[in-house]
Context: one part of a larger RNA
Molecule: small-subunit ribosomal RNA, 3' major domain
Organism: metagenome
RNA sequence: UGACGGGGACCCGCACAAGCGGUGGAGCAUGUGGUUUAAUUCGAAGCAACGCGAAGAACCUUACCUGCUCUUGACAUCCCAUUCGAUAGAGGGUAAUGCCUCUAGCCCUUCGGGGGAAUGGAGACAGGUGGUGCAUGGUUGUCGUCAGCUCGUGUCGUGAGAUGUUGGGUUAAGUCCCGCAACGAGCGCAACCCUUAUUGUCAGUAGCCAGCAGGUGAAGCUGGGCACUCUGAUGAGACUGCCGGGGAUAACCCGGAGGAAGGUGGGGAUGACGUCAAAUCAUCAUGCCCCUUAUGAGCAGGGCUACACACGUGUUACAAUGGCAUGUACAGAAAGCUGGGUGUAUGCAAAUACGCUCGAAUCCCUAAAACAUGUCUCAGUUCGGACUGGGGUCUGCAACCCGACCCCACGAAGCUGGAUUCGCUAGUAAUCGCGCAUCAGCCAUGGCGCGGUGAAUACGUUCCCGGGCCUUGUACA
Numbered sequence: 001u002g003a004c005g006g007g008g009a010c011c012c013g014c015a016c017a018a019g020c021g022g023u024g025g026a027g028c029a030u031g032u033g034g035u036u037u038a039a040u041u042c043g044a045a046g047c048a049a050c051g052c053g054a055a056g057a058a059c060c061u062u063a064c065c066u067g068c069u070c071u072u073g074a075c076a077u078c079c080c081a082u083u084c085g086a087u088a089g090a091g092g093g094u095a096a097u098g099c100c101u102c103u104a105g106c107c108c109u110u111c112g113g114g115g116g117a118a119u120g121g122a123g124a125c126a127g128g129u130g131g132u133g134c135a136u137g138g139u140u141g142u143c144g145u146c147a148g149c150u151c152g153u154g155u156c157g158u159g160a161g162a163u164g165u166u167g168g169g170u171u172a173a174g175u176c177c178c179g180c181a182a183c184g185a186g187c188g189c190a191a192c193c194c195u196u197a198u199u200g201u202c203a204g205u206a207g208c209c210a211g212c213a214g215g216u217g218a219a220g221c222u223g224g225g226c227a228c229u230c231u232g233a234u235g236a237g238a239c240u241g242c243c244g245g246g247g248a249u250a251a252c253c254c255g256g257a258g259g260a261a262g263g264u265g266g267g268g269a270u271g272a273c274g275u276c277a278a279a280u281c282a283u284c285a286u287g288c289c290c291c292u293u294a295u296g297a298g299c300a301g302g303g304c305u306a307c308a309c310a311c312g313u314g315u316u317a318c319a320a321u322g323g324c325a326u327g328u329a330c331a332g333a334a335a336g337c338u339g340g341g342u343g344u345a346u347g348c349a350a351a352u353a354c355g356c357u358c359g360a361a362u363c364c365c366u367a368a369a370a371c372a373u374g375u376c377u378c379a380g381u382u383c384g385g386a387c388u389g390g391g392g393u394c395u396g397c398a399a400c401c402c403g404a405c406c407c408c409a410c411g412a413a414g415c416u417g418g419a420u421u422c423g424c425u426a427g428u429a430a431u432c433g434c435g436c437a438u439c440a441g442c443c444a445u446g447g448c449g450c451g452g453u454g455a456a457u458a459c460g461u462u463c464c465c466g467g468g469c470c471u472u473g474u475a476c477a
Base pairs, nucleotide, nucleotide: 001477002476003474004473005472007471008470010468011467012466013465015461016460019424020423021422022421026316027315028314029313030312031311032310033309034307035306042053043052064302065301066300067299068298069297070296073125077124078123079121080120081119082118083117084116087104088103089102090101091100092099106115107114108113127291128290130289131288132287136285137284138280139279140278141276143274148187149186150185151184152183153182154163155162156161167178168177169176193268194267195266196265198236199235200234201233202232203231204230207226212223213222214221239262242256243255244254245253246252318417322376323375324374325373326372327371336363339358340357341356342355343354344353345352346351383414388409389408390407391406392405393404394403430453431452432451433450434449435448436447
């Protein structure tokens, strides 16, 4: 100087407390451990691994296993020879690739040649998701959006170092004020950026009977118009600016006015010096080591989907604030041509056939909880839907291992869950549906977004956890 303390003082955080909803019990989904296996590819390991890499494992992916096959190689550059063979198609054989056979058959040209490709050959080499993240770059997690981390000059100290950065107040903040052997400065904080809440101007292929006309079963459907809504560009607006009180007359705090919004208005992006030899050699790059007729390459089938069991994360429930049936109303955001759909017909349905529409403010276009009426009457039930049987639909070369969906039948566990443990402070929790990426299809109950309905509680900081600052002790560095 740090680090640590079941030392002290001060302060903060859904840290506790006060509340609401979960987890732990059941079924299922998914990840992991373990076990099994020819293989169950590899990585991730307290918080900060475990719905994680994977925003899509039937083949492919795929790295694993078994079998078959290739050796200058699936891919790149260089050399020699031969052929134009660039490419497309057919047949044989095979589990399939490899292999064998056949057919068509390059471009430019000054006619010298040039370019390109295929086959064969020799070697330089290619290739490696092989090892080492404890050799590395790059990227990322974490403490933590915590308020800290430093430097120049000066001063003090023999020196390591100190001071500044401590102190009195204050703040979300090393934020600001005052004081002070310090005076200044940098990286962080804040602001500048995006979005949301109000509004002016400008612009109208979505919106409007607002005002006029036409028109319909109904309809901005048509003429017409930008008033309103909206979309989008550019401005305004919030700054403790104003008033009162407190305070050192300061910083700042409390209350009020006006205002769509008030003291950082809400949300996002943004992550200092560093810590964990944290993670990643399997995104990529890369040193060294290793393989080179194989640890490289191709193909078929299998595996990654196994199952006595254990754990994590979710989902569906156990019901009456509910289930079922009928009727009826109201969103936002995003995507769309190998696509999004819609109308009619057929079918109980998944879906199919035929028209039509939209490269989209024009079409898709629209929700479900809610609301109204009826029924069920507390039961393993009209709760719950696992499992299983039968019949189908769709995607795809192909649904046996191993897809999703529909219909009929079957109807299991489960009556609110021990110790424990998690999330959340407001348009939040809870609850309800909708969309997107990946994607032929999908094991999505996951991830990322969008809106609808919409709470309770916070006395307080003694205690648990994590953190900041000062101080003290130390067999620690």